[in-house]
RNA sequence: AGGUUUAUUGAAGCGCCUGAACUCGGACAGAGGGAUAGAGUUAUUGGCAGUUGGCACUAGCAACUAGCCACUAGCAACUAACAACUAGUUUGAGUUGACGAGGAUGGGGGUUUAUCGAUUUUUCGGCGGGCGCCCCCCGGCUGACCACAGUCGUAAGAAGGCAUACAAAACCACCCGGUGACGGGCGGCACAAAGAUGCCAGGUGGAUUGAG
Numbered sequence: 001a002g003g004u005u006u007a008u009u010g011a012a013g014c015g016c017c018u019g020a021a022c023u024c025g026g027a028c029a030g031a032g033g034g035a036u037a038g039a040g041u042u043a044u045u046g047g048c049a050g051u052u053g054g055c056a057c058u059a060g061c062a063a064c065u066a067g068c069c070a071c072u073a074g075c076a077a078c079u080a081a082c083a084a085c086u087a088g089u090u091u092g093a094g095u096u097g098a099c100g101a102g103g104a105u106g107g108g109g110g111u112u113u114a115u116c117g118a119u120u121u122u123u124c125g126g127c128g129g130g131c132g133c134c135c136c137c138c139g140g141c142u143g144a145c146c147a148c149a150g151u152c153g154u155a156a157g158a159a160g161g162c163a164u165a166c167a168a169a170a171c172c173a174c175c176c177g178g179u180g181a182c183g184g185g186c187g188g189c190a191c192a193a194a195g196a197u198g199c200c201a202g203g204u205g206g207a208u209u210g211a212g
Base pairs, nucleotide, nucleotide: 014128015127016126017125019124020096021095022094023093024092025091026090027089028088031086032085036080037079038078040075041074042073043072045070046069047068048067049065050064051063052062054061055060099117100116101115106137107136108135109134110133111132138153139152140151141150142149145206146205147204148203160200161199162198163197164196171188172187174185175184176183177182
């Protein structure tokens, strides 16, 4: 480090990561690139060599050379090169992968793309779960009773309308950890919608009743 067993802790925009994107390392290759080396050409200067019917005569000076070498500068851009850098293939290890509001109160079963808005929109994609939804029983309400029906779940009226309320991230700044992608913390600033509550505003038939 991995595996098994046991115990504890941990959750609902919650948990996980193989697609994807991003970061770092290794290897390969040489697409771009051209640090570097060699080679070409021109000019000046210097050295060597050579020539001379010049000067000079132990030796040298001077002039010249389409000769050789070196330095410097310019021109041109040939050959090699895998230095930095950009990009590529492969491989290993990592990072990201939902910002809050809202939603359970009976029992049993089923099911999966389970509400609302905000955001520099990968908050993409996938798997699992789940307060959603559906069915049955029981129960509440629809003025006491019965049947049916509707609707909900003990906080027990749905669609619709009116009135009323409130975020966090993002953003800015700082700190910590990490090579890095990124993670964590604290502070500052603003902005929602649904929901919820109240009201508009409660069914059919029967029986009973002075009536309701």
A computed fold for a 212-nucleotide RNA from Firmicutes bacterium HGW-Firmicutes-8, annotated as glmS glucosamine-6-phosphate activated ribozyme aptamer. Rfam family: glmS glucosamine-6-phosphate activated ribozyme aptamer. Gene Ontology terms of the family: regulation of gene expression and catalytic activity. It is annotated as a riboswitch. The source organism's lineage runs through Bacteria, Bacillati and Bacillota. Model confidence (mean pLDDT): 77 of 100.